[in-house]
Formats: sequence, C1' cells, structure tokens
RNA sequence: GGGCGCGUAGCUCAGCGGUCAGAGCACUCGGCUUACAACCGAGCGGUCGCUGGUUCGAUCCCAGCCGCGCCCA
Repeated sequence: GGGCGCGUAGCUCAGCGGUCAGAGCACUCGGCUUACAACCGAGCGGUCGCUGGUUCGAUCCCAGCCGCGCCCA
C1' cells in the first nucleotide's frame, strides 16, 4: 500500500430503516444475614467512532476519514 471484518453503557456483547436503544457483569440503594458472599428487588449509566449523503424518517443504507484486528504484498 491492497482486501476483509469490527467500532452500540465502565467491561463483554445483542439489536432493528419506523414514538423515547437493550441484556449480562460492574457500580449505587434497599431486602435477606450477627456480618459477608450468594440470591431477590430497584436505580444509575449511551453524541450507537467522526463528518457528510440518501430518505418523510438512519444506530441500521451509501461515501470519506479515524481507531483496532486478520490476511496479502
């Protein structure tokens, strides 16, 4: 340099062109316990990598860029 894949909550990952994006873990609070863990309940947490385009509508489609990974040279 070329090809392919990935980028969504603090971490690991789902998700679909159609009101306000989800799970588990973590964190906080409560329950339980003498207490802790486990377990149960609730809560907190998101510019969906960035910019632009298509569309009535984009996290999803398209382009460029940025970052990461694999392969080729």

This is a predicted structure of a 73-nucleotide RNA (transfer RNA) from a Geodermatophilaceae bacterium. Model confidence (mean pLDDT): 81 of 100. It matches the Rfam family "tRNA".